């Protein structure tokens, strides 16, 4: 520094699954309570190898489904462009 990594911001994309049922409120629906079914990609939780005298530790797009979600909108892990900062680096 032309590189790599991390974080923030901008921007473009970005899946799945009942506009389900009952009651209440009463015209407001994107409301409240309950019931059954379902989804995984906010968040959260769990762990194999390994490490450790023991305990503790220990990743994910895996597992769970607490939370969240199941028309549209919103949200959305993650990915690409740009940009700022930091680290690595001759």
């Nucleotide at each position: 520094a032309u590189a790599g990594c991390g974080u923030g911001c901008c921007u473009a994309g970005a899946a799945g699954a009942g506009a389900c049922c009952u009651c209440a409120u009463u015209u407001g629906a994107u409301u409240g309570a309950g019931g059954c079914g379902c989804c995984g990609a906010a968040g959260g939780c769990g762990c194999a190898a390994c490490a450790c005298g023991c305990c503790c530790g220990g990743a994910a797009a895996c597992g769970c489904u607490c939370a969240g979600g199941c028309a549209g909108a919103a949200g959305g892990a993650c990915u690409g462009c740009g940009u700022a900062c930091g680290c690595u680096g001759a």
The RNA shown here (Glycine riboswitch aptamer) has 90 nucleotides and comes from a Woeseiaceae bacterium. The model forms 90% of the base pairs in the Rfam consensus. It matches the Rfam family "Glycine riboswitch aptamer". Gene Ontology term of the family: glycine biosynthetic process.